RNA sequence: AGAGUUUGAUCCUGGCUCAGGAUGAACGCUAGCGGCAGGCCUAACACAUGCAAGUCGAGGGGUAACAUUGGUGCUUGCACCAGAUGACGACCGGCGCACGGGUGCGUAACGCGUAUACAAUCUACCCUUUACUAAGGAAUAGCCCAUGGAAACGUGGAUUAAUGCCUUAUGGUAUCCUGACUGCGCAUGCACGUCAGGAUUAAAGAUUACGGUAAAGGAUGAGUAUGCGUCCUAUUAGCUAUUAUGAGAGGUAACGGCUCCCAUAGGCUAUGAUAGGUAGGGGUUCUGAGAGGGAAAUCCCCCACACUGGUACUGAGACACGGACCAGACUCCUACGGGAGGCAGCAGUGAGGAAUAUUGGACAAUGGGAGCAAUCCUGAUCCAGCCAUGCCGCGUGCAGGAAGACGGUCCUAUGGAUUGUAAACUGCUUUUAUACAGGAAGAAAAAGCCAGACGAGUCUGGUGUUGACGGUACUGUAUGAAUAAGGAUCGGCUAACUCCGUGCCAGCAGCCGCGGUAAUACGGAGGAUCCGAGCGUUAUCCGGAAUUAUUGGGUUUAAAGGGUCCGUAGGCGGGAUAAUAAGUCAGUGGUGAAAGUUUGUGGCUCAACCAUAAAAUUGCCAUUGAUACUGUUAUUCUUGAGUUAUUGUGAAGUGGUUAGAAUGUGUAGUGUAGCGGUGAAAUGCAUAGAUAUUACACAGAAUACCAAUUGCGAAGGCAGAUCACUAACAAUGAACUGACGCUGAUGGACGAAAGCGUAGGUAGCGAACAGGAUUAGAUACCCUGGUAGUCUACGCAGUAAACGAUGGUUACUAACUGUUUGUCUGCCUUAUGGUGGAUAAGUGGUCAAGCGAAAGUGAUAAGUAACCCACCUGGGGAGUACGUUCGCAAGAAUGAAACUCAAAGGAAUUGACGGGGGCCCGCACAAGCGGUGGAGCAUGUGGUUUAAUUCGAUGAUACGCGAGGAACCUUACCAGGGCUUAAAUGCAGUUUGACAGGGGUGGAAACAUCUUUUUCUUCGGACAAAUUGCAAGGUGCUGCAUGGUUGUCGUCAGCUCGUGCCGUGAGGUGUCAGGUUAAGUCCUAUAACGAGCGCAACCCCUAUGGUUAGUUGCUAACAGGUUAAGCUGAGAACUCUAGCCAGACUGCCGGUGUAAACCGUGAGGAAGGUGGGGAUGACGUCAAAUCAUCACGGCCCUUACGUCCUGGGCUACACACGUGCUACAAUGGUAUGUACAAUGAGCAGCCACCACGCGAGUGGGCGCAAAUCUCAAAAGCAUAUCACAGUUCGAAUCGGAGUCUGCAACUCGACUCCGUGAAGCUGGAAUCGCUAGUAAUCGCACAUCAGCCAUGGUGCGGUGAAUACGUUCCCGGGCCUUGUACACACCGCCCGUCAAGCCAUGGAAGCUGGGAGUACCUGAAGUUCGUCACCGCGAGGAGCGACCUAGGGUAAAACUAGUAACUGGGGCUAAGUCGUAACAAGGUAGCCGUACCGGAAGGUGCGGCUGG
Repeated sequence: AGAGUUUGAUCCUGGCUCAGGAUGAACGCUAGCGGCAGGCCUAACACAUGCAAGUCGAGGGGUAACAUUGGUGCUUGCACCAGAUGACGACCGGCGCACGGGUGCGUAACGCGUAUACAAUCUACCCUUUACUAAGGAAUAGCCCAUGGAAACGUGGAUUAAUGCCUUAUGGUAUCCUGACUGCGCAUGCACGUCAGGAUUAAAGAUUACGGUAAAGGAUGAGUAUGCGUCCUAUUAGCUAUUAUGAGAGGUAACGGCUCCCAUAGGCUAUGAUAGGUAGGGGUUCUGAGAGGGAAAUCCCCCACACUGGUACUGAGACACGGACCAGACUCCUACGGGAGGCAGCAGUGAGGAAUAUUGGACAAUGGGAGCAAUCCUGAUCCAGCCAUGCCGCGUGCAGGAAGACGGUCCUAUGGAUUGUAAACUGCUUUUAUACAGGAAGAAAAAGCCAGACGAGUCUGGUGUUGACGGUACUGUAUGAAUAAGGAUCGGCUAACUCCGUGCCAGCAGCCGCGGUAAUACGGAGGAUCCGAGCGUUAUCCGGAAUUAUUGGGUUUAAAGGGUCCGUAGGCGGGAUAAUAAGUCAGUGGUGAAAGUUUGUGGCUCAACCAUAAAAUUGCCAUUGAUACUGUUAUUCUUGAGUUAUUGUGAAGUGGUUAGAAUGUGUAGUGUAGCGGUGAAAUGCAUAGAUAUUACACAGAAUACCAAUUGCGAAGGCAGAUCACUAACAAUGAACUGACGCUGAUGGACGAAAGCGUAGGUAGCGAACAGGAUUAGAUACCCUGGUAGUCUACGCAGUAAACGAUGGUUACUAACUGUUUGUCUGCCUUAUGGUGGAUAAGUGGUCAAGCGAAAGUGAUAAGUAACCCACCUGGGGAGUACGUUCGCAAGAAUGAAACUCAAAGGAAUUGACGGGGGCCCGCACAAGCGGUGGAGCAUGUGGUUUAAUUCGAUGAUACGCGAGGAACCUUACCAGGGCUUAAAUGCAGUUUGACAGGGGUGGAAACAUCUUUUUCUUCGGACAAAUUGCAAGGUGCUGCAUGGUUGUCGUCAGCUCGUGCCGUGAGGUGUCAGGUUAAGUCCUAUAACGAGCGCAACCCCUAUGGUUAGUUGCUAACAGGUUAAGCUGAGAACUCUAGCCAGACUGCCGGUGUAAACCGUGAGGAAGGUGGGGAUGACGUCAAAUCAUCACGGCCCUUACGUCCUGGGCUACACACGUGCUACAAUGGUAUGUACAAUGAGCAGCCACCACGCGAGUGGGCGCAAAUCUCAAAAGCAUAUCACAGUUCGAAUCGGAGUCUGCAACUCGACUCCGUGAAGCUGGAAUCGCUAGUAAUCGCACAUCAGCCAUGGUGCGGUGAAUACGUUCCCGGGCCUUGUACACACCGCCCGUCAAGCCAUGGAAGCUGGGAGUACCUGAAGUUCGUCACCGCGAGGAGCGACCUAGGGUAAAACUAGUAACUGGGGCUAAGUCGUAACAAGGUAGCCGUACCGGAAGGUGCGGCUGG
């Protein structure tokens, strides 16, 4: 010091979360020791038992107990006697019990803190000083006697003492009153001064040690008053009757409404009274850089309380924790009559709770009470016990040791890595533990004794006694590695990784998020990391969080500027001089307790801890000084502000008058069949005369042109003309005032539209409503009507996207260019206009700096500063609920919480998309030709069926596809029957000499079984077989684990990179723009310059020519030869074959153009603008296809999911679809004759030729492993016939007879012949291909193959067209631009009702509590007062009464909490219903306010906004 998380990515805003520290903690796992601390945070709940406050005999009467002594009786150890002594129960008296100890209920207060004051006060014990301490008296407890009661506790009688009580004396410097003088004080006043007079009050003994009384002072403690500070809520705004003040009186230690009578009517409050909630306050403590924020345990100070409430007594001090009285609740005892009690003291118990200890020891030390003292008491205190609750310290060993052991784990597995120098093993040490031995400090005293000093009871020195802890700390010796390690984590944040199991299950999780068969995220294991006697989790606080921002934030669009102005309080405020010294600054003094904190030093072996010294304690008060600034006071100034004069300006406001156009209506005329309306229609109007047109009349509303980023106004807003009244603004002048200013909480005024009330008005428009359309529906959009309303007047309401989404004022900070209204001025003209310049005030545009997250803004700031106000603090819930105020209502204003999410959001980027735009291309459309869709058949698919119909492919991009050939085989499927390793490979072990072959039997076959015959050898073995183990096998699953291969976009023109530049960044630029191209092809321009993969070219075929070479090909010339024929000699010209070259490049010409390039029927040329065709497929998309071509990870099967065999199936058949073939005929069919190819194939083959058969074929048989032989053409052409028919078209189907292949044609082959002769007469909606040697049409060949279901596929040649105006539209694609709430990217996103479950919450008839107050009734104890016939000589007391009060009762209302039938909305929840409102022009632009309407989103009207 930061990090994670919104997005495809980016920057920002903004919340959530984490890493740190802390704790009186708790829980989980674990645990060796010590030191120092800490230990009921909850029930101020209830308490058994013990202890926690006594002491003094040197105050007293005395003697119950104990001891000593003496005495008596005597049964030598018992009884009795004696206050005689030590002592002492109970009693009188003194002092103490008001301290110490506990707790935090109450209390928002002079309670606490801090600083003052008391001239308004008290103070026992203690210290200092002064004086005194006289004389008497009456009682009472105890004891004794009697007596009541269960007890607690009494009652009566007699007698008695005191340092108890009373009377008298004395008394001053005591107190009070009066007077005089003097002095003091801010003052009321005072005497701390003096004098005079009057009045009132003291004492105690005891026996030399102490006491007592009076007075003064000190010290200590207490009381009172005051300034300042001290939590939350305004959804608490008014409170108060002794209340506020005054005079008097009473009371108190003392002031005071503290109390009472009287008088006055005040007092407090927005600087927060009153009310409600919560809470002891501080020193301190945790955190933080600090400022702050949180806490209020232990220790210290103060306060309050002592079962709850009230009350006083005693006393120096209490309204009293271990005192009293009363009331109440609770508990206990009881003889039922009555009594007792108060752990928030120390232990302890129960209860509550996540949770907090021993019914311990000692007064040895410190301190307290009493006492002369010894001493006694002391749960204060000092110690010990329990608890890892915290902090600190120590240990669990150290060194060597590699065969890097065994074992575990992992891997790319003959081996390696890791655990790991770790272990074993060797040597060493002994803190700790165990045993034994020694053994403290804490102790100073007091008493007693001795000595000394001063001098008459004190001090000093010596001696002497005392330890709970504790035989503890500590020290020594001995033994021996011996007695001692865990917890959490390992996806990122965040240090640390692999295997197995699981399979959106189980589970994890602080946030993001993991888990759906290869999980570093779950569980286990191995390993690693972090800390370590602890480690994690949970809870809480601060931090990080600048996320409440004083230090230190913001408000155009992210949350946030009030709708606008006026103005009160408040805040802030121009120049000069003087005074003052409140703020401010400096010095000094006091205080800021101690502890704590920081620093230095020291003590426990160190540390924690402790001691000591210093600093700090940022504060408050007082005082002295300074005077720049602020304040205050006084004087003054003019520039801020205002007044005034002049000149202007405008849709500024209010009221009146008035004008024309349009519209509607009425009357009258003309006139006739439609009008109107729409995308198209209909409703509607119209023959009762509409619409149209003419004339006249009437009505209301609004003001065309001018008109404009125009003008005016505070905003809302304002528009025909004119009159009246009112206000404003600007400029100029500088006559006047002299800071009079700015802002502005509360408050006031104004405030669009809609809406409300009353009274009018109503032409047009027009929510609601009605009808017609549209539609699946249409409560809408469109149309026809139409009420409120819109208009006027007077009231109410008070809101809008009331917006520049930008508060007001003032000052400053570069430019350029318009425009409005003034003023000054130049020139030209002079009607007074035109055209410049300067300046002031407005109103616009562009841009520098700066600012900003960016978009943008930029003198009209969102820049730089100052002042004041308003507002914001994650999204939703919600501008909702409740409360309050306002309103006639609608509603407005103010304005939460529970709960829920990890986001919501702004700007910009790249894509994708749009029923957005522009440009361009493609057999995309159009123009054509031919098809498909209808028929029959073939083939594939779906579906159905089946034992099985094996599997895969499924929009384009599956469907004559994998399959380039299913009768068996193939074959993966089914039924049945067999085998357990067929085939291959290798190793090891064992056995045998077979096996194979021939024959027979069973069987569907596989197979089983019988029989026959049987190795070689150099004896080492070879070979073969069987068997066992390892090893195999799987067309089983996952193409969503993969490789490879492929389809498609698409042969579309795109996809990127380096460097540079721009941008905070994602990104952009380049690749855009203007042209051009088939093309990101090229050119020009250019913050880009270059490059790569694609395009093109290079490759192959084809079209022309040349050259070389001529066999199996060719044959012009020469020769031979045949019925004919390159048949032969020969030739190398031609065709052809196949090598090498040439050729085409916009090269040339003309035009256009800067160029690229295009155009020209151009020339030349076989070919002309990539000549035609092929191969070639960029980055990528579709989790596209394929685990069944193959390969491969993982999973699964192993007498089976492997393998063999027979038969069946893949060929089924109501049906649907795709792709084809054949047709429907005369451009044809049939018959006869006849012509011309190319590519290919061929030995288990092609087969000439001959014979036979109608034919498929069969029987002979030449040639050919091929430019040699063979397969081997059809359309065409010629002639004839058929004459438009279901035919001489068409061939399906079926019957019969055959041929061939093959082990075998039944399921299930092809072909032939004879017979049969179906549908079909050109095909609905729709749809496909093709732009030239193409479509169409004709045949040929080949692969696979025994044969073939081939009409398929791949090739080959023959014949050989038509059309393209063009790019509006459909489809697909490319580029640019625009909008976006999409990014899984429109098959997107997303809104609301309804239905279901869960959750919290509002209302609610009521019901149940709680605290506080008010009124009335009652009223204990007790103080005070009054009275008093009883007691007393009296003083006085009992009694009685009055006032007041705790408590109790009754009543009405308010507040608050809980609960509730029913009810309202809200939130959340993988796959519910209805629609589709929003995001693109979202298909009617959206949104705001308001009103009405509607299942719902929503629709419509009116006004507004651009965030169209």
Small-subunit ribosomal RNA from a brine metagenome, 1508 nucleotides, folded computationally. It matches the Rfam family "Bacterial small subunit ribosomal RNA". The sequence is in RNAcentral, with records from SILVA.